[in-house]
Context: one part of a larger RNA
Molecule: small-subunit ribosomal RNA, 3' major domain
Organism: metagenome
RNA sequence: UGACGGGGGCUCACACAAGCGGUGGAGCAUGUGGUUUAAUUCGAUACUACGCGAAGAACCUUACCCGGGUUUGACAUGCACGGAUUAGCUCAUUGAAAGAUGAGUGACAGCCUCUGGUUGGAACGUGCACAGGUGUUGCAUGGCUGUCGUCAGCACGUGUCGUGAGAUGUCGGGUUAAGUCCCAUAACGAGCGAAACCCUUAUCAUUAGUUGCCAGCGGGUAAAGCCGGGGACUCUAAUGAGACUGCCGUUGUCAAAACGGAGGAAGGUGGGGACGACGUCAAGUCAUCAUGGCCCUUAUACCCGGGGUGACACACGUGCUACAAUGGUGGGUACAACGGGUUCCGAGACCGCGAGGUGGAGGCAAUCCCUUAAAGCCCAUCCCAGUUCGGAUUGCAGUCUGAAAUUCGACUGCAUGAAGUUGGAAUCGCUAGUAAUCGCGGAUCAGCCAUGCCGCGGUGAAUAUGUUCCUGAGCCUUGUACA
Numbered sequence: 001u002g003a004c005g006g007g008g009g010c011u012c013a014c015a016c017a018a019g020c021g022g023u024g025g026a027g028c029a030u031g032u033g034g035u036u037u038a039a040u041u042c043g044a045u046a047c048u049a050c051g052c053g054a055a056g057a058a059c060c061u062u063a064c065c066c067g068g069g070u071u072u073g074a075c076a077u078g079c080a081c082g083g084a085u086u087a088g089c090u091c092a093u094u095g096a097a098a099g100a101u102g103a104g105u106g107a108c109a110g111c112c113u114c115u116g117g118u119u120g121g122a123a124c125g126u127g128c129a130c131a132g133g134u135g136u137u138g139c140a141u142g143g144c145u146g147u148c149g150u151c152a153g154c155a156c157g158u159g160u161c162g163u164g165a166g167a168u169g170u171c172g173g174g175u176u177a178a179g180u181c182c183c184a185u186a187a188c189g190a191g192c193g194a195a196a197c198c199c200u201u202a203u204c205a206u207u208a209g210u211u212g213c214c215a216g217c218g219g220g221u222a223a224a225g226c227c228g229g230g231g232a233c234u235c236u237a238a239u240g241a242g243a244c245u246g247c248c249g250u251u252g253u254c255a256a257a258a259c260g261g262a263g264g265a266a267g268g269u270g271g272g273g274a275c276g277a278c279g280u281c282a283a284g285u286c287a288u289c290a291u292g293g294c295c296c297u298u299a300u301a302c303c304c305g306g307g308g309u310g311a312c313a314c315a316c317g318u319g320c321u322a323c324a325a326u327g328g329u330g331g332g333u334a335c336a337a338c339g340g341g342u343u344c345c346g347a348g349a350c351c352g353c354g355a356g357g358u359g360g361a362g363g364c365a366a367u368c369c370c371u372u373a374a375a376g377c378c379c380a381u382c383c384c385a386g387u388u389c390g391g392a393u394u395g396c397a398g399u400c401u402g403a404a405a406u407u408c409g410a411c412u413g414c415a416u417g418a419a420g421u422u423g424g425a426a427u428c429g430c431u432a433g434u435a436a437u438c439g440c441g442g443a444u445c446a447g448c449c450a451u452g453c454c455g456c457g458g459u460g461a462a463u464a465u466g467u468u469c470c471u472g473a474g475c476c477u478u479g480u481a482c483a
Stems, first nucleotide, its partner, number of pairs: 001483002003480003007477007015467002019430005026321008034312002042053002064307007073130001077129006088105007108120005132296002135294003141290002143285003146281001148279001153192002156189003159168003172183003198273004203241007213230002217228003244267001247261005310449001323423001327382007339370003344363002349358003389420001394415007436459007
């Protein structure tokens, strides 16, 4: 100087407490361990692995296994030689395909002495350099990422003190979300962080009115901005304004600031996001990519068919659906936002109980479509039961995508109707438009195992005015047989 302490002081955080809802019990989905297997490819493993890489495993993907094949190679560059029987195209045999064998047809450009000859590029064949490797080492690395942690820290120049390691500044008194600011001060300055600058949301103004809007005027309809028209309003999207403890009062060191109030759409960082200092964990990744060393080179490379990654006594994580009456079922009815669309979205109409089919208006989209939001509200019914709860499982019949749904897709109809009556020890999330609850959209994508992920809006709480304790963190101080 650090680290540590079942030492002390101060402070903070959904850390506890106060609340609300879960997990742990059931069924299923998904990931992992284990076991099994020809193979169940590989990686991730306390917090910081386990709906993670994977924003889509039937083939492909695919790296694994079995079998069949290829060897200058699926791909790149260069050199040498070859021939015009070349490239390309067509066909035959064999084969599961890849491939192997054979036959036919048959190019391009330049020059010349133009029935023809010669040279050349690409391509082809042979050979040589080499290609190739998701082989190994993340403890050789770059890059990227997680975590402590959006915690308030980390370091420098000059000066001063100390023999020196180092200290000071950065400590102290206040204050803050903050090493934020003020005062004080052997320190004075300044840097990386914090804050601000950026995006979004909440209010208003100006500009602009089509595809958006419709108050007033006119027309018109069963109805409808449907039409003439209008720019007021909503909205869209660009530019500005606005919030700064600016104003008032009290407290405070004539400070920083705190508390209360006014005005205001918004008040003390208004809400949310992006943004992650010096470093820690030889943390993660050689399988995104790049890359040193090592290794394979008729195979650890490459192609193809089939299988596997989906196995199943079991154990764990993360979720979905429930166990019901604040509910289930039937009928009627209201109100969103974010997004996506040309190999695409697909309306009205018709067919089908339905999944869906026929057909193809319109739309490269503020125009058309996806697109009826659902919970909600109104009426009716069920009457506390393993039920009109719950939907697993199974049988039959179908639809769609795709060469192809057996291993192994989703969806529909009829039938079947399991466990489950609120869950032990333990444990998780959340402080406001949050939790809880309800639906909608998108990426990936032929289809889809999505209950996942990323977003969007609808309805919309309870509790905390405390810091004794648990966990983690910051500053000061103290002890130390530790470095």